[in-house]
Context: one part of a larger RNA
RNA sequence: GAACGAACGCUGGCGGUAUGCCUAACACAUGCAAGUCGAACGGUAACAGGGACUUCGGUCCGCUGACGAGUGGCGAACGGGUGAGUAACACGUGGGAUACAUGCCUCGAUGUGGGGGACAACAGUUGGAAACGACUGCUAAUACCGCAUAAUCCCUGAGGGGGAAAGGCUUCGGCCGCAUUGAGAGUGGUCCGCGUUGGAUUAGCUAGUUGGUGGGGUAAUGGCCUACCAAGGCGACGAUCUAUAGCUGGUCUGAGAGGAUGAUCAGCCACACUGGGACUGAGACACGGCCCAGACUCCUACGGGAGGCAGCAGUGGGGAAUAUUGCGCAAUGGGGGAAACCCUGACGCAGCAAUGCCGCGUGAGUGAAGAAGGCCUUCGGGUUGUAAAGCUCUUUUAGUAGGGAAGAUAAUGACGGUACCUACAGAAAAAGCUCCGGCUAACUCCGUGCCAGCAGCCGCGGUAAUACGGAGGGAGCAAGCGUUGUUC
Repeated sequence: GAACGAACGCUGGCGGUAUGCCUAACACAUGCAAGUCGAACGGUAACAGGGACUUCGGUCCGCUGACGAGUGGCGAACGGGUGAGUAACACGUGGGAUACAUGCCUCGAUGUGGGGGACAACAGUUGGAAACGACUGCUAAUACCGCAUAAUCCCUGAGGGGGAAAGGCUUCGGCCGCAUUGAGAGUGGUCCGCGUUGGAUUAGCUAGUUGGUGGGGUAAUGGCCUACCAAGGCGACGAUCUAUAGCUGGUCUGAGAGGAUGAUCAGCCACACUGGGACUGAGACACGGCCCAGACUCCUACGGGAGGCAGCAGUGGGGAAUAUUGCGCAAUGGGGGAAACCCUGACGCAGCAAUGCCGCGUGAGUGAAGAAGGCCUUCGGGUUGUAAAGCUCUUUUAGUAGGGAAGAUAAUGACGGUACCUACAGAAAAAGCUCCGGCUAACUCCGUGCCAGCAGCCGCGGUAAUACGGAGGGAGCAAGCGUUGUUC
């Protein structure tokens, strides 16, 4: 000098734009953050309509729009958060596979025949304080299970063997599906070369350890697991141990080489109260799923139960320090649906903060009696100073009033009566902070008297201090200015 997710002190007009728990991966009240489909199904709890009956109180009928709960499908593995762990094929980069998987999507091929038995809902009985159940009976399906068929597919000892399906809507044209299979796209798993912090005051480490054979397991290779056999494997080119740390694109600095760093944005990884485990599924060993154990909190009728903000807000705590329990699905994107549409704290916006960057303003011209006042003075004057006042103008921004978007292809706008435009009034509402011994731009007076104090370094202060404190004046930056911290 530059930089910052900064903080602190003094000060503070406006706009645009970005950013905002770096500390306790501490604990969390409350609300919301993942649903959707009646064009899969049995149906009808609520609402609305219609119909029937009516003693005018109402009752009945799923008939219709719709639809609570339930069965079923898809989604919930995305999106969002955090960086605890991890020195590792985690990441980066370049490659490999005769060792792999892939729902939805695209393009093909072939089918979609005929049957069956259940279980929810519901009804009845019943247990429990609750959470939640138990028994009996009825029932539907794109739920479940056989049979048939098999182009392709799988296994094979090459003879043969095995294996599928589901319908719904319709304007009757078709559309959406279902099963098997091939290819693609995209995505993911896996292996390898190289790169990736400090410590030797860590020198030896290792028994599933290193390799082989058989078997198991996986989508798939493999000590991944297991039985047996062999005795190997790694290491001063730093093994092992220990400390620290998410990695990268990037960011900051620097002429560069390099050094430091990894907030926001983007890619990858890991985690979801702590530890472990599997289930479902194309995909998880699953943040708002399940089971077990633990700590903690809450409810309880003491028998037993419930919970997990490192989602968005918000609270307590910690801290020098970091925001609203806001609006909207209008846009973009995502899930479901044939669609209408529903959901979406993703996202779009608004609110708060000079936290950063950028822009603008706080007036312009004229004005010497060089006014008054202040300060200094050699008492002549000098300086503040064209500065002010006065005169003549202008109206950015802010204010008031009127108009008023684009963002939205036909409709639909949270933002928002916002941006922007026009008119009106009036210099009106808008300047501070630090410094002035040298480095380093800027000097005098008074006070103080090695005191009080200053200080980044050198150093000032003990009676004329340009260095302390005040004043006048000056210098530098400016809605900021200084200080502190950190990096180059």

The part of an RNA shown here (small-subunit ribosomal RNA, 5' domain) has 488 nucleotides and comes from an uncultured prokaryote.
The RNAcentral record of the full RNA draws on ENA.
It matches the Rfam family "Bacterial small subunit ribosomal RNA". Its family is annotated with structural constituent of ribosome and ribosome in the Gene Ontology.